Context: one part of a larger RNA
RNA sequence: GCCUACGAGUUGCUCUUUACUGGCAAGGUUAAGAACUUAAGGUUCGUCAACCGAAGCGAAAGCGAGUCUGAAUAGGGCGAAAGAGUCAGUAGAGGCAGACGCGAAACCUUGUGAUCUACCCAUGGUCAGGAUGAAGUCCCGUUAACCCGGGAUGGAGGUCCGAACCGAUAAGCGUUGAAAAGCUUCCGGAUGAACUGUGGGUAGGGGUGAAAGGCUAAUCAAACUAGGAAAUAGCUCGUACUCCCCGAAAUGCCUUUAGGGGCAGCGUAGAGGUUAAGUCUUAUAGAGGUAGAGCUACUGAUUGGAUGCGGGGGAAGCGAUUCCUACCAAGUCCUGACAAACUCCGAAUGCUAUAAGAUAUACUCUGCAGUGAGCCCGUGGGUGCUAAGGCCCACGGACGAGAGAGGGAGAACUCAGACCAACAGCUAAGGUCCCAAAAUCUAUACUAAGUUGAUAUAACGUGGUCCGACUGCAUUGACAGCCAGGAUGUUUGCUUGGAAGCAGCCAUUCAUUUAAAGAGUGCGUAACAGCUCACUGGUCGAGCGGUUGGGCGUGGAUGAUACUCGGGCAUCAAGUAUAGUACCGAAGCUUUGGAUUUACAUAUUUAUAUGUAACUGGUAGGGGAGCAUUCUAACUGCGUUGAAGAAGCUGCGUAAGCGCUAUUGGAGCGGUUAGAAAAGCAAAUGUAGGC
Repeated sequence: GCCUACGAGUUGCUCUUUACUGGCAAGGUUAAGAACUUAAGGUUCGUCAACCGAAGCGAAAGCGAGUCUGAAUAGGGCGAAAGAGUCAGUAGAGGCAGACGCGAAACCUUGUGAUCUACCCAUGGUCAGGAUGAAGUCCCGUUAACCCGGGAUGGAGGUCCGAACCGAUAAGCGUUGAAAAGCUUCCGGAUGAACUGUGGGUAGGGGUGAAAGGCUAAUCAAACUAGGAAAUAGCUCGUACUCCCCGAAAUGCCUUUAGGGGCAGCGUAGAGGUUAAGUCUUAUAGAGGUAGAGCUACUGAUUGGAUGCGGGGGAAGCGAUUCCUACCAAGUCCUGACAAACUCCGAAUGCUAUAAGAUAUACUCUGCAGUGAGCCCGUGGGUGCUAAGGCCCACGGACGAGAGAGGGAGAACUCAGACCAACAGCUAAGGUCCCAAAAUCUAUACUAAGUUGAUAUAACGUGGUCCGACUGCAUUGACAGCCAGGAUGUUUGCUUGGAAGCAGCCAUUCAUUUAAAGAGUGCGUAACAGCUCACUGGUCGAGCGGUUGGGCGUGGAUGAUACUCGGGCAUCAAGUAUAGUACCGAAGCUUUGGAUUUACAUAUUUAUAUGUAACUGGUAGGGGAGCAUUCUAACUGCGUUGAAGAAGCUGCGUAAGCGCUAUUGGAGCGGUUAGAAAAGCAAAUGUAGGC
């Protein structure tokens, strides 16, 4: 992992409540017990018990259709007026019990453990060999005597080296091991606070501890065993057959509350009454201060200008005061412009009311819930960085609980809401060269960048190219090219070492000759020279310039393993723009057949049939109807001429399921109507067995 078996809303109660069914009814009902009796059942009493109801109010005495408060004959509170209960059965839910099942870590009580290990007590045992050489003693030297020195002797030590023994430093191996702590090599102690045998002692909030929360029998921040005990678990997991109808929530308030609850909201089932109370559209009448807008209409903020109260600075003056100002600046005027907590104004929506029209919603009560982690998109806002797949509100939609088509793929985007069947048709979004259903469609342009062909690229550049507007020049010859000229006063004046068109400054930058030629556009020289331009003529022969707006393109353009529009590929496109006609394309719509539910109508046999219309996605959840299993009762059947069970073919039913039949099997088993449940498995790291 698979198979088989087992495996989770049960049972009890003089409990509470609601619905349905039945009995009796202003009453209903018996309990323990007793008597009688049956095949089993049962019947009667127990009623001068008890319970519920028929009357309430008050803390109570108490009073009573009233009563309490109160001084009150006031007001107010709770009642009556307005009459249905009760007993039993069944079902839903709650309460108390283990209360749907499994699951803690823990807590308490009684015991069992020191054969492991910690420490202690008693009594025993063990430590190869080698080294060092303390005190003391003796001898010699030395001293006045001590002290002291030397040599022997001696054999001390938590002394040294190193086996046994005890340990465990480093590395390797081992790591479903040879081993639930080992093996190999290296290593520490090894006469001591040493190691060890045997016997004994200390016991669980206790022991013991040269202290690591260590050890206390492979268990220790409180051992193990049995019990309280099915502890508790607002937590996790699991919770078993079918079909039909409806169908949520992830919000508000409160919560030692935030992943749990209570009440409300939203769902479902039943009952009820009003009849449009609900919803939508149109019209009319309203309240309001948002969007917008505005501000010499307020509050606040504010651009530039004019004027300049007042102030600063300066001057004059003995002072009064006067004058000046590239300063600050009130107020006023002109001008521009801002605001969630500004408003002289002011929508659209939404809200309220009335009327008309359309439409079976809405509301109340009762039973039963689930939900109270939401999430994305669009729009209006707050917060944040006009960041976030961010956080917080509001309105709408989707997902959640929604399948189908498109979007390459995809919860939420676009289209569209799946009762079932069909090898029928039409469309939506989106598409029509091939992959791949349908146009290599029609018409006109643009793009040359594979731009592009899904999304997404900026500021700033761009004589790439196309289109438009305005304007200048041009056959009296434009623009570009080529040929030629481009001069003189003059090297203007000033400046300067020099300044001659061209370092710099000034200028009525003038005048002359001219077809034209600047007191000079640029290069150049130390300064000249030289080259060139403006300007003019010739040649050529038809368009050439400027400004501005737009389309498509181009640079800007860098992402980390290998490229790509989904791919192949595509250039008068299969790209872009505009216009058009066909076609494809979904579980949408239609066609044909069938089914469910609801409403209405008709018919009867009163729970069915027929017809019409609408409906039939669905998680949590509510409601309805069934299938199967085991047992019981009544009735009725089958079976050695082969029961149950098994497995194959086949038939029927919307499904759970139910039959027929050949085979196997070898002794019991069905059907109908009721009743009762140890009543349905895929999951619980489920339990047991097998493979």
Large-subunit ribosomal RNA, domain II from a Bacteroidota bacterium, 691 nucleotides, folded computationally. The sequence was found in a public genome assembly.